[in-house]
């Protein structure tokens, strides 16, 4: 690079260069000259490997990978069930908000 399996409402920032982008993608919505970004040094989180114990965890630790705005920031795509609207009435459609299941993405362990 493509598979599998697990997890994704929890935690966790200063400084320093650099200067306008940035949250994956696409729409909303944020965030940014009171510094976005990358890249540095310090710090800090502890999800999984990993280690420790009294083998109980909502337990310790921080080697290792990862991470430090906002629920993966919200939705994308199928269904149920509520409202509203279009419609004389139903059927059917639109639309809000909401549950469920997915897809994508993301991180880890694997095994190629």
């Nucleotide at each position: 690079u493509a598979c599998u399996c697990a997890u994704c409402g929890a935690g966790a920032g200063a400084g320093g260069u650099u200067g306008a982008g940035g949250g994956a993608c696409c729409g909303g919505c944020c965030c940014g000259g009171u510094g976005a970004u990358a890249c540095c040094u310090c710090g800090g989180c502890a999800a999984c490997c990993g280690c420790c114990c009294c083998c109980g965890a909502u337990g310790g630790c921080a080697g290792g990978u990862g991470c430090c705005a906002a629920a993966u920031c919200c939705g994308g795509c199928a269904g149920g069930g509520a409202g509203c609207g279009c419609u004389g009435c139903a059927u059917g459609c639109g639309c809000u908000g909401u549950c469920u299941g997915g897809a994508a993405g993301a991180u880890g362990a694997g095994a190629g």
Model confidence (mean pLDDT): 82 of 100. Predicted 3D model of a 112-nucleotide RNA (SAM riboswitch aptamer (S box leader)) from an Anaerolineae bacterium. It was read from a public genome assembly, where an Rfam model found it. The model forms 97% of the base pairs in the Rfam consensus. Lineage of the source: Bacteria > Bacillati > Chloroflexota > Anaerolineae.